[in-house]
Context: one part of a larger RNA
RNA sequence: CUGGGUGUAAAGGGAGCGUAGACGGUGAAGCAAGUCUGAAGUGAAAGGCGGGGGCUCAACCCCCGGACUGCUUUGGAAACUGUUUGACUGGAGUGCAGGAGAGGUAAGUGGAAUUCCUAGUGUAGCGGUGAAAUGCGUAGAUAUUAGGAGGAACACCAGUGGCGAAGGCGGCUUACUGGACUGUAACUGACGUUGAGGCUCGAAAGCGUGGGGAGCAAACAGGAUUAGAUACCCUGGUAGUCCACGCGGUAAACGAUGAUCACUAGGUGUCGGUGAGUAUAGACUCAUCGGUGCCGUCGCAAACGCAGUAAGUGAUCCACCUGGGGAGUACGUUCGCAAGAAUGAAACUC
Numbered sequence: 001c002u003g004g005g006u007g008u009a010a011a012g013g014g015a016g017c018g019u020a021g022a023c024g025g026u027g028a029a030g031c032a033a034g035u036c037u038g039a040a041g042u043g044a045a046a047g048g049c050g051g052g053g054g055c056u057c058a059a060c061c062c063c064c065g066g067a068c069u070g071c072u073u074u075g076g077a078a079a080c081u082g083u084u085u086g087a088c089u090g091g092a093g094u095g096c097a098g099g100a101g102a103g104g105u106a107a108g109u110g111g112a113a114u115u116c117c118u119a120g121u122g123u124a125g126c127g128g129u130g131a132a133a134u135g136c137g138u139a140g141a142u143a144u145u146a147g148g149a150g151g152a153a154c155a156c157c158a159g160u161g162g163c164g165a166a167g168g169c170g171g172c173u174u175a176c177u178g179g180a181c182u183g184u185a186a187c188u189g190a191c192g193u194u195g196a197g198g199c200u201c202g203a204a205a206g207c208g209u210g211g212g213g214a215g216c217a218a219a220c221a222g223g224a225u226u227a228g229a230u231a232c233c234c235u236g237g238u239a240g241u242c243c244a245c246g247c248g249g250u251a252a253a254c255g256a257u258g259a260u261c262a263c264u265a266g267g268u269g270u271c272g273g274u275g276a277g278u279a280u281a282g283a284c285u286c287a288u289c290g291g292u293g294c295c296g297u298c299g300c301a302a303a304c305g306c307a308g309u310a311a312g313u314g315a316u317c318c319a320c321c322u323g324g325g326g327a328g329u330a331c332g333u334u335c336g337c338a339a340g341a342a343u344g345a346a347a348c349u350c
Base pairs, nucleotide, nucleotide: 003322004321005320006319007304008303012318014201015200016199017198021194022193023192025088026087028085029084030083031082033081034080035077036076037075038074039073040072041071042070049065050064051063052062053061054060091191092188093187094186095184096183097182098181103177104176105175106174107173108172109171110154115149116148117147118146119145120144121143125136126135162169163168206247207246208245209244210243211242215241216240220236221235222234223233258317259316260315261314262313263312266295267294268293269292270291271290272289273288274287275286276285277284278283299306300305323350324349325348332343333342334341335340
C1' cells in the first nucleotide's frame, strides 16, 4: 500500500455553515468522451512462453507459433456513466393556516434567604467538632423585632418533561429574533447529500482593561488530627466566581456511538400536533406524523450488549486507527499578551 476496522480492545473531528471535489430522482430526444465491437498500421531483434530440431545428454544454439494484455487511425452500437435539449413531481424548498417550547439578545422588575449597617428588647455566652481548639462576645455578641444597604442565585411548579447544531438554556414582564413540528397541496422544478482546505460558534479554569464584590472559595494564615500531615475536619481568607468589551479554544466537549437516505416482528410509557368514532364533566378508543424513554424478535457482536433513536441490512461522502513505552514529548512551523494550543517524529527499549 492493500485489506480490515473505529460504543467498551488502537481509532468519529467538540459542534455547525460552506468552497473545491466526490456522489446523486423519473420519462423523452440527440451526441458519442468513458464503455462495447469490427478493420488497418504499429508494438525491432534477442530474451521469456508453447511446439519441433542440432551438438552423445544438458547448458548452449537454430526454426516455427503464439504472446507483447499497449498506442494510433478508422467503420459501427447506444443499455449504462457522461453531456446537450426539452419535460415531470415522488427528493428538496417556498406559500398559506395553526398550536408547543428553560432556543437567543436586550431592557425592566419581584419575593425568599445569606451577609453587613442603624435602632429597640435582652444577658453570658455563641460558634464549631468524633472530641476540641483557633475565632466572635460585658466596648453587650448569639437570639429576637423594626428599618436600611448591597451582591448573587431563582425554592415549590419540575417530569429518563421541553428547547437548542454542539457548548448549553429554568423567577416574572416587555421588545426584537432563530429553528423545529402539524395540517393543506397553491407555487418552484432536482434547486439534493456529504464536505479536504476555510469561516463561525464553543463548559469550566485562565489572561487583558474598567467596574462590582453578598455568599462561596484555589493560594495563604491559624486551630486540630497524626510518628509526620505542606491533606482530609474546623476558624478565617485573597484571586476568582458576577458585569461590559476583547483574548484564549481546551474537557470523561460522552450516547466514549460522524452526517444523510432507504429497508427490516411486535409490545408499552411519555411530550407536541392532526383526523375519525364513542361518550359527553374533562375523558376514552382507533388511525397517523414528529420527538423522547423502556422491553423485545430477526440479525449483529469477543462478550457486555445493540435492536425502527441499530452497534441489523444496503448506499454516498468526510474524519480517524494500524503493538506497548519513549510521547501528545523533542525539533520546526502556525496561532496566542502570556499560560499555552494546533501540527507532530526519531533514537532507544519491551
Predicted 3D model of a 350-nucleotide part of an RNA (small-subunit ribosomal RNA, central domain) from an uncultured bacterium.
The prediction has a mean pLDDT of 88.
Its Rfam family is "Bacterial small subunit ribosomal RNA". A reference for the family is Cannone et al. (2002), "The comparative RNA web (CRW) site: an online database of comparative sequence and structure information for ribosomal, intron, and other RNAs", BMC Bioinformatics.